[in-house]
This is a predicted structure of a 62-nucleotide RNA (Fluoride riboswitch aptamer (crcB RNA motif)) from Tetragenococcus halophilus subsp. halophilus. Its mean pLDDT, the model's own confidence on a scale to 100, is 77. Rfam family: Fluoride riboswitch aptamer (crcB RNA motif). A reference for the family is Ren et al. (2012), "Fluoride ion encapsulation by Mg2+ ions and phosphates in a fluoride riboswitch", Nature. Taxonomically the source falls in Tetragenococcus halophilus (Bacteria, Bacillati, Enterococcaceae, Tetragenococcus).

RNA sequence: AUUAUUUAUAGAGAUGGUGCUCUCUAUAACUGCCAGGGCUGGUUGAUGGUGCCUGUUAUAUA
Numbered sequence: 001a002u003u004a005u006u007u008a009u010a011g012a013g014a015u016g017g018u019g020c021u022c023u024c025u026a027u028a029a030c031u032g033c034c035a036g037g038g039c040u041g042g043u044u045g046a047u048g049g050u051g052c053c054u055g056u057u058a059u060a061u062a
Base pairs, nucleotide, nucleotide: 010025011024012023013022016053017052018051019050020049021048032043033042034041035040036039
């Protein structure tokens, strides 16, 4: 210097915390969608899935 293996009991899954579960990743996995030449504008969702909490939005009641 190169290659391979292990480290997956670690990390990640478009906006917070946490339990369970699924998938993916060893320097990667991941970093939503739409419009326009640009980098600006617009737009949905706090989940990968699900339960609870917090925040936000809409409606109704007190």